[in-house]
RNA sequence: CUCCUGUCAUGGCAAACUACUAGAAAUAGGAAGGCGCAAAGCUAUGGAUCUUUACCCGAUCGCCGGGCCACCAAG
Numbered sequence: 001c002u003c004c005u006g007u008c009a010u011g012g013c014a015a016a017c018u019a020c021u022a023g024a025a026a027u028a029g030g031a032a033g034g035c036g037c038a039a040a041g042c043u044a045u046g047g048a049u050c051u052u053u054a055c056c057c058g059a060u061c062g063c064c065g066g067g068c069c070a071c072c073a074a075g
Base pairs, nucleotide, nucleotide: 004075005073006072012037013036018031020029021028022027035062041068042067043066045065046064047063048060049059050058
């Protein structure tokens, strides 16, 4: 240095619910809140699910895979 792993330590993220805002909706944003998470960081690339009158539109990566990046170090 790389890979596996998840003890230690530093921290990190932030579910549901609530009100506000945006949206046709799913849902998203910041505030509050804290269920949990070793990638619960990013990515819509494959699948899955959701929304829509419909779309090859949109949404969910904290649904499951893939890709990329990444803190610490007992083993």